[in-house]
RNA sequence: AAGUGAAAAAGGCAAACCAUGGGAAACCAUGGGACGCAAAGCCAAGGGCCUGAACCAUAGGGACAUUUUCCUAUGGAUGGCAGCCGGUUGCCACA
Numbered sequence: 001a002a003g004u005g006a007a008a009a010a011g012g013c014a015a016a017c018c019a020u021g022g023g024a025a026a027c028c029a030u031g032g033g034a035c036g037c038a039a040a041g042c043c044a045a046g047g048g049c050c051u052g053a054a055c056c057a058u059a060g061g062g063a064c065a066u067u068u069u070c071c072u073a074u075g076g077a078u079g080g081c082a083g084c085c086g087g088u089u090g091c092c093a094c095a
Stems, first nucleotide, its partner, number of pairs: 003094003012037002017032006035083001041088003046085002048081003054078001055076009
């Protein structure tokens, strides 16, 4: 340096669920709580998955003298997820 996680030690993280707060939602933060985890540390400019309020596009319908504007439908991340893959850094032990 590359490999492995059987046993061990020091420790670490924390799913579901509950409470409070944030958000349109997905989901997030804090506290409680542990299903699990050898990277369940970090990265959302690669793939994948979730969401669609606002915004954009398309289609349909309506209002207005016009620029314009309203409603509905569909699609789209600029929103999320790292405990899906991936990238990256790293503790202990083994060999």